[in-house]
RNAcentral holds the sequence, with entries from MGnify. Predicted 3D model of an 85-nucleotide RNA (transfer RNA) from a soil metagenome. It matches the Rfam family "tRNA". By type it is a transfer RNA. The coordinates come from a structure-prediction model, not an experiment, and the mean pLDDT is 80.
RNA sequence: GCCGGCGUGGCGGAACUGGCAGACGCGCUGGACUCAAAAUCCAGGUACUCGCAAGGGUGUGUGGGUUCGAUCCCCUCCGCCGGCA
Numbered sequence: 001g002c003c004g005g006c007g008u009g010g011c012g013g014a015a016c017u018g019g020c021a022g023a024c025g026c027g028c029u030g031g032a033c034u035c036a037a038a039a040u041c042c043a044g045g046u047a048c049u050c051g052c053a054a055g056g057g058u059g060u061g062u063g064g065g066u067u068c069g070a071u072c073c074c075c076u077c078c079g080c081c082g083g084c085a
Base pairs, nucleotide, nucleotide: 001084002083003082004081005080006079007078010026011025012024019068027046028044029043030042031041032040047058048057049056050055061077063075064074065073
């Protein structure tokens, strides 16, 4: 230099061909159990922002584009991984 793959909460990791972003697990908080803890079980919340609340807006590595609508398609750049030279 060329080719391919990947980038989503605190972490891992889904989202079936463009149609509710964050399922599920881990971690976290509270409780049960225990002398106490571990394990196990139950419940809960877990991006930012506006709002008293109900609810609304923004957010999928960056910046653009297509579309009524984009994590998903197109272009660009950044980072990581692999292959070729």